[in-house]
RNA sequence: GCGUGGGUAGUUCAGUGGUAGAAUCCGAGCCUUCCAAGCUUGUGACCUGGGUUCAAAUCCCAGCCCGCGCA
Numbered sequence: 001g002c003g004u005g006g007g008u009a010g011u012u013c014a015g016u017g018g019u020a021g022a023a024u025c026c027g028a029g030c031c032u033u034c035c036a037a038g039c040u041u042g043u044g045a046c047c048u049g050g051g052u053u054c055a056a057a058u059c060c061c062a063g064c065c066c067g068c069g070c071a
Stems, first nucleotide, its partner, number of pairs: 001070007010024004018054001026042005047063005
């Protein structure tokens, strides 16, 4: 350089056009003599810019970053 896969809560992952979810972490409460465990509850995210569409995390283009392959 070319090709290819990926980028979504602090972390690990779902979500293939119509309300962004889970686990874990963190905060609060319950329980317990206390802690841990357990239960309930809360906070918190779509890499950037453009395009298509009534509507984009999702489709298209470009860029940035990471991985793999070829040279």